Context: one part of a larger RNA
RNA sequence: GAACGAACGCUGGCAGCGUGGAUUAGGCAUGCAAGUCGAACGAGAAUCUGUGAUUUCAAGUUUUCGGACGAGAAAUUGCAGGGGACAGUGGCGGAAGGGUGAGUAACGCGUGGGUAACCUGCCCCCGAGUUGGGGACAACCCUGGGAAACUGGGGCUAAUACCGAAUAUGGUUGUUCAGUGGAUACGGAACGGAUCAAAGGUGGGGAUCUUUCGGGACCUGCCGCUUGGGGAGGGGCCCGCGUACCAUCAGCUUGUUGGUGAGGUAACGGCUCACCAAGGCUUACGGUUAGCUGGUCUGAGAGGAUGGUCAGCCACACUGGGACUGAGACACUGCCCAGACUCCUACGGGAGGCUGCAGUCGAGGAUCAUUGUCAAUGCGCGAAAGCGUGAACAUGCGACGCUGCGUGGAGGAUGAAAGCCUUCGGGUUGUAAACUCCUGUCAUGAGGGAAAAGCUGUCUUGGGCCUAACAGGUCCAGGAUUCGAUGGUACCUCAAGAGGAAGCCACGGCUAACUCUGUGCCAGCAGCCGCGGUAAUACAGAGGUGGCGAGCGUUGUUC
Numbered sequence: 001g002a003a004c005g006a007a008c009g010c011u012g013g014c015a016g017c018g019u020g021g022a023u024u025a026g027g028c029a030u031g032c033a034a035g036u037c038g039a040a041c042g043a044g045a046a047u048c049u050g051u052g053a054u055u056u057c058a059a060g061u062u063u064u065c066g067g068a069c070g071a072g073a074a075a076u077u078g079c080a081g082g083g084g085a086c087a088g089u090g091g092c093g094g095a096a097g098g099g100u101g102a103g104u105a106a107c108g109c110g111u112g113g114g115u116a117a118c119c120u121g122c123c124c125c126c127g128a129g130u131u132g133g134g135g136a137c138a139a140c141c142c143u144g145g146g147a148a149a150c151u152g153g154g155g156c157u158a159a160u161a162c163c164g165a166a167u168a169u170g171g172u173u174g175u176u177c178a179g180u181g182g183a184u185a186c187g188g189a190a191c192g193g194a195u196c197a198a199a200g201g202u203g204g205g206g207a208u209c210u211u212u213c214g215g216g217a218c219c220u221g222c223c224g225c226u227u228g229g230g231g232a233g234g235g236g237c238c239c240g241c242g243u244a245c246c247a248u249c250a251g252c253u254u255g256u257u258g259g260u261g262a263g264g265u266a267a268c269g270g271c272u273c274a275c276c277a278a279g280g281c282u283u284a285c286g287g288u289u290a291g292c293u294g295g296u297c298u299g300a301g302a303g304g305a306u307g308g309u310c311a312g313c314c315a316c317a318c319u320g321g322g323a324c325u326g327a328g329a330c331a332c333u334g335c336c337c338a339g340a341c342u343c344c345u346a347c348g349g350g351a352g353g354c355u356g357c358a359g360u361c362g363a364g365g366a367u368c369a370u371u372g373u374c375a376a377u378g379c380g381c382g383a384a385a386g387c388g389u390g391a392a393c394a395u396g397c398g399a400c401g402c403u404g405c406g407u408g409g410a411g412g413a414u415g416a417a418a419g420c421c422u423u424c425g426g427g428u429u430g431u432a433a434a435c436u437c438c439u440g441u442c443a444u445g446a447g448g449g450a451a452a453a454g455c456u457g458u459c460u461u462g463g464g465c466c467u468a469a470c471a472g473g474u475c476c477a478g479g480a481u482u483c484g485a486u487g488g489u490a491c492c493u494c495a496a497g498a499g500g501a502a503g504c505c506a507c508g509g510c511u512a513a514c515u516c517u518g519u520g521c522c523a524g525c526a527g528c529c530g531c532g533g534u535a536a537u538a539c540a541g542a543g544g545u546g547g548c549g550a551g552c553g554u555u556g557u558u559c
Stems, first nucleotide, its partner, number of pairs: 001559004006555005013405006019398002026361003030358003035092003040089002047082011060069003099316003108243008118235003123231008131165001133163002140155006170196004174191004179186002200223006208217003244288003251281003256278008291313004295306004318339005341352004369395001371394003377391001378389004408438004418429004442500001444495005452486001457481010503548005508529003514543005524531002
């Protein structure tokens, strides 16, 4: 000198863009952060409509004044239809997104390769199929236990839930044949070898058949389901090289090193096991520290330091262990066990996990709102409308950083007053002020007022495709309409008036900038040299000057 996720002191006008728990991976009140699908399925509350019954009223008509009839209203209830809440079965998603850096010196990361040792839901392309049956379990009803959390028994029921069977283009596997390859392998042919599937839902249609007159068979569109091949994207595993310090760590190792066989895995492998052999490693082993990288800071570079925000990878989710489900987890807001802690309890037993977004306590020199919206971008589900989303987008707070703008401009000498200095003549603050003439950025008030919006849905015009079809569906293009959290914000116009907006540090040398007063080795200053003991340009105050400026200095750290 530069830099910072900074802190502290003094000061503080506005805007834009960034950025903000670095410490206790300490403990957490409260709310929210993962749902969705009724076009997979049964059941169905509130409520509405129609219709029947009962009860209570009742305008009015009539009357022999006792009553009779009675439009209509309300309540209860039966049946039918609409309606769809809350739960339940089932599917997909809760393995993404979001957080943190404790652990890890490691194939963890970076880079370059290998997989003839592998997997892959959703998505895309291609081929084939989607036949025919069965038995349950929730919800619901009845009933029992428990303070609760929850749970036992009995009965009914649906499905794209579950289970047999058929079929097999094919897949897997066995045998045989020839071929290719450096190799465990690869692709091909044959055997009626063995073995392995499936689920429906929702639109439209007019001939024919059938019908319980609702419909169904039949044809057809879309979404699914099963099986196989290929792809894309994603992942697993293996290897070369690189990846901190300590030798005051010199030896380490028994599943250890290798083989055979078996098990296990998607897959190779001591990954695991049995047996056999006795090997294997050498800055190993041990200790300390640390997430790694793209990058960032500095520097002319070489290098040094660093890894916050953003992006990629890894690891973790109260601590330790374990598996289940699944295409994918050994799973942050899933399950089980143990432990510590907190809470409830009827003392028998239960509940919980902010290293998600806010917020709170604590510790600390120190780090924000218990905000708005799903409008956009994405993600999940859904045929879609849509729903959900503390992801995200916004707003708020903090001079924490960077950048921009302003705090006025021009004229103005009796060089005013006042301060300070003085050799008492004067000098200086100083065109500075006053005063005159202007301007209107920002702030203030008033009026107008965006872009971000594209989609989707609805209506409509034209065209392509499926089809027997002018239904219907789907795709493309055009028009109209619907949808904005921010926000009446940005921006524009007008109004008024210099009105609301300057400080901080230094002045002995290094180092730009000097005098007076006070103090008297005291009080104090100080980055280094050093100042202060009665004329201190070094302490304190004042005037003046220098530097930077909404900041300025100090401290810490790095180069």
This is a predicted structure of a 559-nucleotide part of an RNA (small-subunit ribosomal RNA, 5' domain) from a metagenome. The RNAcentral record of the full RNA draws on SILVA.